[in-house]
RNA sequence: CGCCGAUAACGGCGAACCACCCGUGAGGGCGGGGCGCAAAGCCGUGGGCCUCCGUGAGGCCGCCCGGUUGCCGAA
Numbered sequence: 001c002g003c004c005g006a007u008a009a010c011g012g013c014g015a016a017c018c019a020c021c022c023g024u025g026a027g028g029g030c031g032g033g034g035c036g037c038a039a040a041g042c043c044g045u046g047g048g049c050c051u052c053c054g055u056g057a058g059g060c061c062g063c064c065c066g067g068u069u070g071c072c073g074a075a
Base pairs, nucleotide, nucleotide: 004073005072012037013036017032018031020029021028022027035062041068042067043066044065046064047063048060049059050058051057052056
């Protein structure tokens, strides 16, 4: 340095559900919550799925994939 990932450590994120706000909707924001996550960080809608007033607009990366950055160190 690379692979890999432990009932290790320091930290991080935050499913379902609930309140409020935004949106026709999928869904999003925020607070509570805590099932999980070693990229469940960021970027791309490439595949896939979903929504609508539908043949083009939109949503989801905590589904897959690609790009990029990164903490720790047992086997």
c-di-GMP-I riboswitch aptamer from a Candidatus Acetothermia bacterium, 75 nucleotides, folded computationally. Taxonomically the source falls in Candidatus Bipolaricaulota (Bacteria, Bacteria candidate phyla). It was read from a public genome assembly, where an Rfam model found it. Its mean pLDDT, the model's own confidence on a scale to 100, is 84.